[in-house]
RNA sequence: UGAGUUGGCCGGAUGGUCGCGGCAUCGGUAUUCGCUUGCGAAUAGAUGGUGUCGAGGAAGGUCGGGGCUCCACAGGGCAGGGUGCCGACUAACGGUCGGUCAGGGCGACCUGAAGGCAAGUGCAACAGAGAGCAAACCGCCGAUGGCGUUCUUCGGAACGCACAGGUAAGGGUGAAACGGUGCGGUAAGAGCGCACCAGCGUUCGUGGUGACACGGCGGCUGGGUAAACCCCACCCGGAGCAAGAUCGAGCAGAGAACGAGCGGCCCGCUCUAUGUUCUCGGGUUGAUCGCGUAGAUGGAUGGCCAUCCACGCGGCUGGUUGCAGUCCGCAAGGACCGUGACUUUCCGCCGGACAGAACCCCGCCUACAGGCCGACUCACUGU
RNA sequence: UGGCGGGUAGUUCAGUUGGCAGAACGCCUGAUUUUGGAUCAGGAGGUCGCAGGUUCGAAACCUGCCCCGCCAGCCA
Numbered sequence: 001u002g003a004g005u006u007g008g009c010c011g012g013a014u015g016g017u018c019g020c021g022g023c024a025u026c027g028g029u030a031u032u033c034g035c036u037u038g039c040g041a042a043u044a045g046a047u048g049g050u051g052u053c054g055a056g057g058a059a060g061g062u063c064g065g066g067g068c069u070c071c072a073c074a075g076g077g078c079a080g081g082g083u084g085c086c087g088a089c090u091a092a093c094g095g096u097c098g099g100u101c102a103g104g105g106c107g108a109c110c111u112g113a114a115g116g117c118a119a120g121u122g123c124a125a126c127a128g129a130g131a132g133c134a135a136a137c138c139g140c141c142g143a144u145g146g147c148g149u150u151c152u153u154c155g156g157a158a159c160g161c162a163c164a165g166g167u168a169a170g171g172g173u174g175a176a177a178c179g180g181u182g183c184g185g186u187a188a189g190a191g192c193g194c195a196c197c198a199g200c201g202u203u204c205g206u207g208g209u210g211a212c213a214c215g216g217c218g219g220c221u222g223g224g225u226a227a228a229c230c231c232c233a234c235c236c237g238g239a240g241c242a243a244g245a246u247c248g249a250g251c252a253g254a255g256a257a258c259g260a261g262c263g264g265c266c267c268g269c270u271c272u273a274u275g276u277u278c279u280c281g282g283g284u285u286g287a288u289c290g291c292g293u294a295g296a297u298g299g300a301u302g303g304c305c306a307u308c309c310a311c312g313c314g315g316c317u318g319g320u321u322g323c324a325g326u327c328c329g330c331a332a333g334g335a336c337c338g339u340g341a342c343u344u345u346c347c348g349c350c351g352g353a354c355a356g357a358a359c360c361c362c363g364c365c366u367a368c369a370g371g372c373c374g375a376c377u378c379a380c381u382g383u
Numbered sequence: 384u385g386g387c388g389g390g391u392a393g394u395u396c397a398g399u400u401g402g403c404a405g406a407a408c409g410c411c412u413g414a415u416u417u418u419g420g421a422u423c424a425g426g427a428g429g430u431c432g433c434a435g436g437u438u439c440g441a442a443a444c445c446u447g448c449c450c451c452g453c454c455a456g457c458c459a
Base pairs, nucleotide, nucleotide: 001379002378003377004376005375006374007373008372009371010370012308013307014306015305016304017303018302020054021053022052023051024050025049026048027047029044030043031042032041033040034039035038056354060365061364063363064362065361066360067359068240069239070238071237075267076266077265078264080236081235082234083233084232085099086098087097088096089095100114101112102111103110104109115231116230120229121228122225123224137171138170139167140166141165144164145163146161147160148159149158150157151156179197180196181195182194183193184192200218201217203216204215205214206213207212244289245288246287247286253280254279255278256277257276258275259271260270261269282458283457284456309352312349313348314347315346318343319342320341321340322339323338325336326335327334328333384455385454386453387452388451389450390449393408394407395406396405402439410426411425412424413423414422432448433447434446435445436444
């Protein structure tokens, strides 16, 4: 200098002006009441002034978890659902941090639903001879049995065939063919034997809290798939602020069931007879609390102007550098001019992303113009 | 705001222990007809909403996004 990795932060500033919502306060208006008849008190909001407060890192998606509220202060079993390496943190989580292992990257680093197919069941289209306690299509072999020819000391031997057979080394199919390489061995072969490697273990030692790592020992194999059923361990009752509580206004009841209250079921518990639930019909579309130092009501937090700050575009002047040309010079080199790139100051234009709380909180995920700070890696070059 | 359901051809929909994506209507071409319709024969047409993952293999299984639709209060 170029290309990257990663952690954190910000996400327009100041002033003016016109507005919006909450609260407080002062007026004005309206209504009601009282009387001293023009004053006082109370109430109200589509009212005026003043003061003060007023969106985010994601307020978003509504994907996890908790608080809060009600249903038995919430119980037992089955079913169902979720999570799944280890340790720590947390109110809790499928979250965060650190570590182990696996995969990717030259590397900084990134990604991982990462328990168990050696409990059982299932699945693997097409291709292929064979696809799950293996299989003989081509190939290899001729040990053993069989057949044929020749020889024979008649015991058999040699050669041939490949009928039975042996063989998983090689070819071929496939995503996958029952550990890999080498040597021995064999008729040919094969963990059949050995060495190394890989994998496995109610195995031993060392280190570590642990996942696990390293070394020894052992037998010599048990393929893939659990984001297939399932097994194991742990966790989970349901609904949601339109939860729920209080007050007010208004109306018209009728029918059905015998139970209803945890919503998939059973048990258990509680309540109940002019009772409870369901359906149809009727009325209403209100207030307050829940509700928060923004805040509820169809939902405020904004618009314009000026100056500036980023980003982007263009221009003047100056600087650095590449390329080409002309001139001077024997040469080294120097001068002039044109053009391209980068850039300081200045000027003009343009111009600020994603998005908007609605019961609250902790996370995750997703969207995002642009900027700032820190740490690190690789390549090239210089000292 | 809260809670549910869905997205497959131009349209309406099928498609399951994961194994070549289908039907009807519509469209195109030909035959028949003077022509059209109807009929007959043949044919085209698909990013299975998007992206990633699991798997040998995904429309389906898992995760994250996008879009569309449905439901709801109180009193008695």
Source information: This is a predicted complex of two RNAs, RNase P RNA and transfer RNA, with 459 nucleotides together. Rfam match: Bacterial RNase P class A. It is annotated as a ribozyme. Its mean pLDDT, the model's own confidence on a scale to 100, is 76.